RNAcentral holds the sequence, with entries from ENA and Rfam. The RNA shown here (transfer RNA) has 73 nucleotides and comes from Krasilnikoviella flava. The organism belongs to Krasilnikoviella, within Bacteria. RNAcentral records the identical sequence in 12 taxa.

[in-house]
């Protein structure tokens, strides 16, 4: 260079044209305890890697383009 593959909450991931973008773990609160851990309940955390384009309607499709991986040269 060239191809293919990943980029979504602090971390790991799920969502593959619809609706207010979700789970787990973590953080903060509360119950419970002497206290701490566990265990339950419940809050906040996203312009979904940047831009642009088709769409009524875009994390989703197209273009470019930035990280990061793998492959061939």
């Nucleotide at each position: 260079g060239c191809g293919c593959u990943u980029g979504u909450a602090g971390c790991u991931c799920a969502g593959u044209g619809g609706a207010u973008a979700g789970a787990g773990c973590a953080a903060c609160c509360c119950u419970c305890u002497c206290c701490u851990a566990a265990a339950g309940g419940g809050u906040a955390g996203g312009u979904c890697g940047g831009a642009g384009g088709u769409u009524c309607g875009a994390a989703u499709c197209c273009u470019c383009u930035c990280a990061g991986g793998c492959g061939c040269a």
Source information: It matches the Rfam family "tRNA". Its family is annotated with triplet codon-amino acid adaptor activity in the Gene Ontology. By type it is a transfer RNA. Rfam describes the family as follows. Transfer RNA (tRNA) molecules are approximately 80 nucleotides in length.